Background: Transfer RNA from a Peptococcaceae bacterium, 72 nucleotides, folded computationally. Its mean pLDDT, the model's own confidence on a scale to 100, is 82. The sequence is in RNAcentral, with records from ENA.
RNA sequence: GCCAACGUGGCGCAAUGGUGGCGCGGGUGCAUCGUAAGCACUAGGUUGCAGGUUCGAGUCCUGUCGUUGGCU
Numbered sequence: 001g002c003c004a005a006c007g008u009g010g011c012g013c014a015a016u017g018g019u020g021g022c023g024c025g026g027g028u029g030c031a032u033c034g035u036a037a038g039c040a041c042u043a044g045g046u047u048g049c050a051g052g053u054u055c056g057a058g059u060c061c062u063g064u065c066g067u068u069g070g071c072u
Stems, first nucleotide, its partner, number of pairs: 001071007010024004018055001026042005048064005
C1' cells in the first nucleotide's frame, strides 16, 4: 500500500428496513437475628463519527476513525 470482518448500556453479546433487548454487573426493596444465595422492582444507549437513500436506518449506500485478521 491492497482486501476482508467487526465497532450497539460498565462488560459479554442479540435485534427481517417498522417500539433497541438478553445475561452478568450497578441501585432500591422483600425476606433473615445477621450475611450470602433467592425473589420483586429499577436506572443506565446520540447503535464509533459525518453525510446520503427511505414515510421510516443499528440494519442499505458513501466517506472517515479505530480494532483484528490476511496479502504484498
Rfam family: tRNA.